[in-house]
Predicted 3D model of a 349-nucleotide part of an RNA (small-subunit ribosomal RNA, central domain) from an uncultured organism. Rfam family: Bacterial small subunit ribosomal RNA. The full RNA is in RNAcentral, with records from Greengenes.
Context: one part of a larger RNA
């Protein structure tokens, strides 16, 4: 490579958008490039196979067939695929109506806590541990009232709830702005699916430049512990956390399970949104969208997956291919750096 395979055993890109390619709904006419079939023509001998033949057999030689699965011209053939020409509505999409949302921007805003501060009351302890101390405090702490100031985060409502491509998103408010669902009409009319490159978005930690700093807290220090304790625990703390612009670009970025379609028993909860019954109502009953669990048929090495498939199948991307060496070196390529991306071999076992 040919196959096998990717939830845990090596392997699904961290998510979208989207080029090129690949792959594509239904009907009818046309072509006849790809498919089929026919004919010639050529495909060198030799080798090969099969029947004979010559050397006392064999090897060897030797004569006839056949094969040379291939290409090229020609004649048809038109089911499919393809091109072309027209038509359709079942995919996709667009308008009209409503509907649910912590979906993503900005701006103003509120109440608990919490540390400070400035009085006021009051008099010895308060904090802390397994037990201590290191810290605090008669220069008045700790509690308790009473004004004030910051900066961070939003109790309860809150949910296997929700929204979102993913990361992620939670106090109210306004204003801007994306997507999704569900009713029926209408209207376009295949406009679709995927997706190498590319292009954007991408938690936390980190960098750069201005601001901010109340908790918390890497480093730091001190106090314990201990045989030591560059730690667990304490009592302090910078950086960080936060905001504004810019970078970086990785995660157990996971449902460890790429994307879109079709199809293939149910029961059950939950959120939504329509009809429908029926009512003071919560209920009930269809039926779509989601989101859980249980379970059939079937898969599966087992665990388990099961209409939100890990079943059946079909299109397209990525991706593995024995263990260490190694996500090392080396080149390149981005990055301010930190570092990331792409990524071997010797050796070994």
């Nucleotide at each position: 490579u040919u196959g096998g395979g990717c939830g845990u055993a090596a392997a699904g890109g961290g998510c979208g958008c989207g080029u090129a390619g690949g792959c594509g709904g239904a009907u009818u006419g046309g072509u006849a490039a790809g498919u089929c079939a026919g004919a010639u023509g050529u495909g060198a001998a030799a080798u090969u196979a099969c029947a004979g033949g010559g050397c006392u057999c064999a090897a060897c030689c030797u004569u006839g067939u056949a094969c040379c699965u291939g290409c090229a011209u020609u004649u048809g053939a038109u089911a499919c695929u393809g091109c072309u020409a027209a038509u359709c509505u079942a995919g996709a999409g667009u308008u009209c109506g409503g509907u649910a949302u912590a979906g993503g921007g900005c701006a103003u805003u509120g109440g608990a806590a919490u540390u400070c501060c400035u009085g006021g009351u009051g008099g010895a302890g308060g904090a802390g541990u397994g037990a201590a101390a290191u810290c605090u405090u008669u220069a008045g702490a700790u509690a308790u009232c009473a004004g004030g100031a910051a900066g961070a985060a939003c109790a309860c409502c809150g949910g296997u709830g929700g929204c979102g491509a993913a990361g992620g998103c939670g106090g109210a408010u306004g204003c801007c702005u994306g997507g999704g669902c569900c009713u029926g009409a209408a209207c376009u009319g295949a406009c679709g699916c995927u997706g190498a490159g590319g292009c954007g978005c991408g938690a936390a930690a980190g960098c750069c430049a201005g601001g901010g700093u109340a908790g918390c807290g890497a480093a730091c220090g001190g106090g314990a512990u201990u045989a030591g304790a560059u730690a667990c625990c304490c009592c302090g703390g910078u950086a960080g956390u936060c905001c504004u612009g810019g970078c970086u670009g990785u995660a157990a970025a996971c449902g460890a399970u790429g994307u879109a379609u079709a199809c293939u028993a149910g029961g059950u909860a939950u959120a939504u949104a329509a009809g429908g019954u029926a009512u003071c109502g919560a209920c009930c009953c269809u039926u779509g969208u989601g989101u859980g669990c249980c379970g059939u048929a079937g898969c599966a090495a087992a665990c388990g997956c099961g209409u939100u498939a890990a079943g059946u199948a079909u299109a397209c991307c990525g991706c593995c291919u024995g263990g260490g060496g190694a996500g090392u070196a080396u080149g390149c390529u981005c990055g301010c750096a930190a570092g990331a991306g792409u990524g071997a071999a010797a050796c070994u076992c």